[in-house]
């Protein structure tokens, strides 16, 4: 894009169009086929009219008689019902369609010719009877024709070879001068009709040729079959039909059979080639309830005719009858679905008829239906207060909306009036000419007049009237595809063509504002093309994605060398003939415009004919050698079959020696073996296979093919002659070949081994590993017929850069790793192919002609079925169903009990420790009114928390408060504020007193407070997965990326890989890559060393006083203090390394290769952690999830876990003595001396806001003494007694002090942590926090070790693959 469409929803008007696609299911009722009195006999109805009567209102009724008229029921009898109409069952060819034909017929029309003469006898009507329910019929009797028979005539007729035979006919109406007739009429004319021929249009019948569907899981089919003769039959050819002879016909170019189907013009699509269709409209054709047959007739084997059958309805009196809608409407019934029991013969046509007229459900019209294409409206202008509502919202606003209201306008279409076209011409009647005819005549033509004829329809069209008045709707808004927010809901409810959306912020669900988009519609669903080069003719493939047959031989088939010469079948060109009309396309025209109508080309690519051409293909002929192929000379080789030898192993058999194990195996173990194994040696048997050579090697058609020797055989190469003359290639179907495992028969079996046993191994082990073992491996002689039958590459022929090794001929010459020429068979690689990867003269390139085979993935190589097989099974070869993907190539990470390379206290080599006891502290769990809340592997647990007795505090109880504890505005009153007394746990509450401030333009105002309304405050309530910010980890690991160039169809690569090398992507070198950022490094701080300043509270070498104390004078050398340079940079030397980057060793030097330590954390992971630091979105609470207050409780206590302190002791503990630090803190703060207590403290108040005073004696050390290995003089849990300190307060529930008391506990299973030098260990000061409360953190220095062999493992990590 489309549609005979159906459904949702929604609808205002015209126009041209469509309208049972389904049960060719079944039909009530009414129409659809009759007409002709001018063939006929005739009068039943209806009208006139005549003749005769009656009444009487004397010109009216009416009786009766008569077919006389005009008509005309039933009948005879003519033409018409074979046309029009409707369906699409059948039919794959007796059909349709294109083009040819010969052996025919053809009413009605039409031309032409002749001819109509004469006579017969029925019979329907009708009457009579007579049978039936009925339908209907029967038997006598009377009669007409255009009805029927003859006889006569007759051709260009039939028939015959002739001679000859044979063979028609019908009237009707209408008219009328002249003749004649008693008349009727004879008799002439006109029209129509008959009958014979011959013709010509038209329609039919029949044959041929081409094409027109699916299946081989339909491969053979035919006896009147297929040809003859005779005969018979038809309008005509034929096996059409029949006797009789003859074996034929049709088929791999699909014959028979089977499902399916009405064929075309044409219609939808599509660039086109094609594909789907075949509704209206047209053309053929089939068929009418099913199924058969005939008759009449030109013409049927007949929709509205007959007959038989047979289903069915229906009628009946049960005997018998009737019917046939796939005509029109209609109606049931099927169905998603598909109309009116309408008017009319006005048109257009068709029967009949002389004509009028009649009939016509064809046709024209009307009604219904948005079914479709077409048109047109549902209003225009103006209007900003940008109204108001609505929706949003950053709250300021946006939007809707240059919309609505309001003003100002038009009236299309609707609507009721109204006025009225065209579709009407013919015919009839009447006049007038003309033709006719002797003549008349509406018998025929012309013109003219007259009346009449319209279903549609008072339509179509116009006028005037009426008022914005009556007229907008569906799906969409996540992407594709145009167009977003808000609210609800919370993987629910729903959406969805496809991807997918939805789990509490949904542009996807559902509503809602808005926007896009069609538009009297819109959407949705079915089918059809198309995209789709997805079945490829145009125009695909097949190494690895589906797809090359396991290989060969070869008939048909398809193709086929180079030359002349002929035909011209193909093929080119040109003529005819034909390809209905309608459509479609072009110009034009009618409808206001378009749909629609319509006039004239154009096409219609087809088919049949004809004339030329003569390249190329094809036929035919003649000769050619390059393709093929013979012969002759060589020449390689595990090609093939058949016999025939051999060594070496293994295994058993015998005999000898010898003795305890053998044998497996990651480790056993079953097994052998004292009845002599196993090793050894000596003879024996038997069978089955061929080491070294052996190779990217050789042969073969593929499967395959290996010790040597014989016999038979197949096929390649090479050379150089010579002979045949295209003998070629590929091959469907078909013929052999054709591994291994199996199978059948009979034979053989050494070794090896499915089944199958034991042993192990494991959770299990129906495996893998072990000991054993039988089919079978092996021969013969059959059968299977498959394999990763792979080069995953059909077979041939040509043509197209190169380089290297094997191997097999031949030729040169300088004899070589030499060159040239053929054949095989490897490796690399250039163009070019290729999705790529890769292939590349052995193509997957490029050309050519055959063959097989593939068309998403599973179901599936299955099942039915045919073929083959003994059998197992092959081999051909499908659907239902189900999924949205299966698959290849590469590409990036990631991961592996994959590899390489490197580095961490990662191991390993050490040293301390945890894990076992008491305690602290944390944490789960458990209890609880409540034990607040969060961290959870490394990276949560002495973590938020640098310190919970009230407070904190955020939990529980109990009691209050409700614009609030706190913040901004407003309004009221008052200074603010301070004491007191009462209730109360208190919070609060209730009352008394004191108390009058500050600024001023004198109005007030500023600060605080009282009371009050709402706006709001508040919340550690919830979401860390809705967030910022901050952290943590990985990890101080060396890495992470850009930018231009390049490479690749593309993901993406390269750079940044690679060789060193380094702590390091740190350097260097090399490279299609050259640079560049963020990390490394450096720069910052600290410390080690020296130098310069500058010395007070620090310092005191020198010199001086003295209380002997740097105390004091002085001084700044030293020591410290702090500021400021300076030093270290692989700088020098040697070695090693590419002469590099670097390493290694050395010298100086405090310090040496990063001199130690800080601080410094790349791109990004982990939805890591925190909404309880702190901000913040939505959501939830508002007399409560806010706020106050007391009291609790965060410290619970069967249990585990984690970090820790103390310790088990003599490297010690006790106890006198006694030396030496560093970094800190101090005013609500350290606090000295000096007195007091055994202590904790108390007291006191000097001095210090601090290099001054002060916290503060440093301890381990050492010195000496004692304890002497004990649950101890070890160890201090625990538990009574007495204080002591702080705070409002020490009971839940602080620290400490003293006296007394003395737990577990004797180095701690499996596990595991840390630590590489001033470190570990070890030993003590000090600070934050703090009113008090530290084994914890965080900081200071004193004493100070041991060990690193290496990187194999174990864990982390880096690079490369």
């Nucleotide at each position: 894009a489309u549609u005979g469409a159906a459904c949702g929803c929604u609808g205002g008007c015209g126009g041209c169009a469509g309208g049972c696609u389904u049960a060719a299911c079944a039909c009530a009722u009414g129409c659809a086929a009759g007409u002709c009195g001018a063939a006929c006999g005739g009068u039943a109805a209806c009208a006139g009219g005549a003749c005769a009567g009656a009444g009487c209102u004397u010109g009216c009724u009416u009786u009766c008689u008569u077919g006389c008229u005009g008509a005309c029921g039933a009948g005879u009898g003519g033409c018409g019902g074979a046309c029009g109409g409707g369906u699409g069952a059948g039919u794959a060819a007796u059909g349709c369609u294109u083009g040819a034909c010969a052996a025919u017929c053809u009413g009605g029309c039409u031309u032409a010719u002749g001819g109509a003469g004469g006579a017969g006898g029925a019979u329907a009507a009708c009457g009579a009877c007579a049978g039936g329910a009925a339908a209907c019929u029967g038997u006598c009797g009377c009669u007409a024709a255009u009805a029927c028979c003859g006889c006569g005539u007759a051709u260009u007729a039939u028939c015959g070879g002739a001679a000859g035979a044979u063979g028609a006919a019908a009237g009707u109406g209408c008219g009328g001068g002249a003749c004649u007739g008693a008349g009727a009429g004879g008799c002439c004319g006109c029209a129509u009709g008959c009958c014979a021929u011959a013709g010509g249009a038209u329609g039919a019948g029949c044959c041929c040729a081409a094409c027109u569907g699916g299946g081989a899981u339909u491969a053979g089919g035919u006896a009147g079959u297929u040809g003859g003769u005779g005969g018979g039959g038809u309008a005509a050819a034929u096996g059409c039909c029949u006797a009789c002879c003859a074996a034929g016909c049709c088929u791999g170019c699909g014959a028979u059979c089977u499902c399916u189907a009405g064929c075309u013009g044409g219609u939808c699509u599509g660039a086109g080639a094609g594909g789907a269709u075949g509704a209206c409209c047209a053309g053929c054709c089939a068929c009418a309830c099913u199924g058969g047959a005939a008759c009449u007739g030109a013409a049927a084997c007949g929709c509205g005719g007959c007959c038989c059958a047979g289903a069915c309805u229906c009628c009946u009196a049960c005997c018998g009858g009737a019917g046939g809608c796939a005509a029109c409407a209609c109606u049931g019934c099927a169905g998603a679905a598909u109309a009116u029991u309408g008017c009319c013969c006005a048109c257009u046509g068709g029967g009949g008829g002389g004509a009028a007229c009649c009939c016509u459900g064809a046709c024209c019209c009307a009604a219904c239906c948005a079914u479709g294409c077409c048109g047109c409206g549902u209003g225009a202008a103006u209007g900003a207060a940008g109204a108001a509502a609505g929706c949003c919202u950053u709250c300021g606003c946006u939007u809707c909306g240059g919309a609505a209201a309001g003003u100002u306008c038009u009236u299309u279409c609707c609507g009721g009036a109204u006025u009225g076209a065209g579709g009407a011409a013919a015919g009839u009647a009447g006049a007038u000419g003309u033709g006719g005819u002797a003549a008349u005549a509406g018998c025929a033509c012309a013109u003219c007049u007259a009346a009449u004829u319209g279903a549609c329809g008072g339509u179509c069209a116009g006028u005037a009237c009426c008022u914005a008045a009556g007229a907008a709707g569906c799906a969409c808004c996540g992407g594709c595809u145009a167009a977003c927010u808000c609210c609800g809901u919370g993987c629910c409810a729903g959406c969805c063509a496809c991807c997918g959306c939805g789990c509490u912020a949904a542009u996807a669900c559902a509503g809602a504002c808005g926007g896009a988009g069609c538009u009297a519609a819109c959407g949705u669903u079915c089918a059809u093309c198309g995209g789709a080069a997805u079945a490829a003719c145009u125009g695909g493939u097949c190494g690895u994605a589906a797809a090359g047959g396991g290989c060969a031989c070869g008939c048909a088939c398809g193709c086929a060398g180079g030359u002349a010469u002929u035909c011209u079948a193909g093929u080119g060109a040109g003529g005819u003939g034909u390809g209905a009309a309608a459509g479609c396309c072009c110009c034009g025209g009618g409808c206001u415009u378009a749909a629609c109508c319509u006039u004239u080309u154009a096409a219609u690519u087809g088919c049949a004919u004809u004339u030329c051409a003569g390249a190329c293909u094809g036929g035919g002929u003649a000769a050619c050698u390059a393709g093929a192929g013979u012969a002759c000379u060589u020449u390689a080789g595990g090609g093939a079959g058949g016999g025939g030898u051999a060594g070496a192993a293994u295994u058993c058999c015998a005999c000898g020696u010898g003795u305890a194990g053998c044998g497996g195996u990651g480790a056993a173990a079953u097994g052998c073996g004292u009845a002599g194994a196993g090793a050894u040696g000596u003879g024996g048997a038997g069978g089955a296979a061929u080491a070294c050579c052996g190779a990217a090697g050789g042969c073969g058609a593929a499967g395959g093919c290996a010790a040597c020797c014989c016999c038979u055989u197949g096929g390649g190469a090479a050379u150089g002659u010579a002979c045949u003359g295209a003998c070629g290639c590929u091959c469907a179907u078909g013929u052999g070949c054709g591994a291994a495992a199996g199978c059948g028969u009979g034979g053989g079996g050494a070794g090896c081994a499915a089944a199958c046993a034991g042993g192990a191994u494991u959770a299990g082990a129906u495996a893998c590993c072990c000991u054993g073992g039988u089919a079978g491996u092996c021969c013969a002689c059959g059968c299977u017929g498959u394999a990763a039958a792979c080069g995953c590459u059909g077979a041939c022929g040509a043509u197209u850069u190169g380089g290297g090794g094997g191997u097999u001929g031949g030729g040169g010459u300088u004899u070589a790793a030499c060159u040239c020429u053929g054949g095989c068979g490897c490796c690399c690689g250039u163009a070019g192919c290729u999705a790529a990867c890769g292939u590349g003269a052995u193509a997957a390139a490029u050309c050519g002609a055959c063959c097989g085979c593939c068309u998403g993935g599973g179901g599936a190589g299955u099942a039915c079925g045919g073929c083959c097989g003994c059998c197992a099974g092959g081999u051909u070869a499908a659907a239902a169903c189900u999924c949205a993907a299966a698959u290849g190539a590469a590409u990036u990470g990631a991961c592996g009990g994959g590899g390489g390379c490197c580095c961490g206290c990662c191991c390993c080599a050490g040293c301390g420790g945890u894990g076992g006891a008491g305690c602290a502290u944390g944490u789960g769990g458990u209890u609880u009114a409540a034990u607040u809340c969060g961290a959870u592997g490394c990276a949560a647990c002495g973590c938020g928390a640098a310190g919970a007795a009230c407070c904190u505090u955020a939990c529980c109880u109990a009691c209050u408060c409700u614009u609030g504890a706190c913040g901004u505005c407003c309004u009221u009153a008052g200074a603010a504020g301070a004491g007191c007394u009462c209730a109360g746990a208190g919070a609060u509450g209730a009352g008394c007193u004191c108390g009058u401030g500050c600024c001023u333009u004198c109005g007030g105002g500023a600060a605080c407070c009282u009371a009050g309304a709402g706006a709001c405050c508040g919340g550690u309530g919830g979401u860390g997965c809705a967030u910022g910010g901050c952290u943590g980890u990985c990890g101080u690991c060396a890495g992470c990326u850009c930018g231009u160039g390049u490479u690749g169809u593309g993901a993406a690569a390269a750079g940044u890989u690679g060789g060193g090398u380094u702590a390091a992507g740190u350097c260097c070198c090399g490279c299609a890559a050259c640079g560049a950022g963020c990390g490394c490094c450096a720069c910052c701080c600290u410390u080690a060393u020296c130098c310069u300043u500058u010395g007070u509270u620090g310092c005191c070498g020198g010199c001086g006083a003295c209380u002997u104390g740097g105390u004091c004078g002085g001084g700044c050398a030293c020591u410290c203090a702090a500021a400021g340079g300076a030093g270290a940079c692989u700088g020098c030397c040697a070695g090693u390394g590419a002469u590099a980057a670097a390493c290694c060793g050395g010298a100086g030097g405090a310090a040496g290769g990063c001199g130690g330590g800080g601080a410094u954390g790349a791109c990004g992971u982990c939805a890591a952690g925190u909404c309880a630091u702190c901000a913040u979105g939505c959501c939830c609470c508002u007399u409560a999830c806010g706020a106050g207050u007391a009291g609790g409780g965060c410290u619970a206590c069967a249990c585990a876990c984690g970090u820790g302190c103390u310790a088990c002791a003599a490297u010690g503990g006790c106890g006198u003595a006694u030396a030496c630090a560093g970094a800190g803190g101090g005013c609500a703060g350290c606090g000295a001396a000096g007195c007091u207590g055994c202590g904790a403290g108390g007291u006191g108040g000097a001095g210090c806001g601090a290099a001054u005073c002060u916290c503060a004696u440093a301890a381990a050390g050492c010195c000496c003494g004692u304890c002497u290995c004990a649950g101890u003089c070890c160890g201090g849990a625990u538990u009574g007694g007495a204080g002591u300190c702080u705070g409002c307060a020490a009971c839940u529930c602080g620290a400490c002090u003293c006296c007394a008391u003395g737990a577990a506990g004797u180095c701690g299973g499996a596990a595991u942590c840390g630590c590489u030098a001033g470190u570990a260990a070890u030993c003590g000061c000090g600070a934050a926090u703090c009113g008090g409360a530290a084994u914890g953190u965080c900081g200071c220095g004193g004493u100070g070790a041991a060990u690193a062999c290496g990187u194999u493992c174990c864990c982390g990590g880096g690079c490369c693959u």
Molecule: small-subunit ribosomal RNA
Organism: uncultured bacterium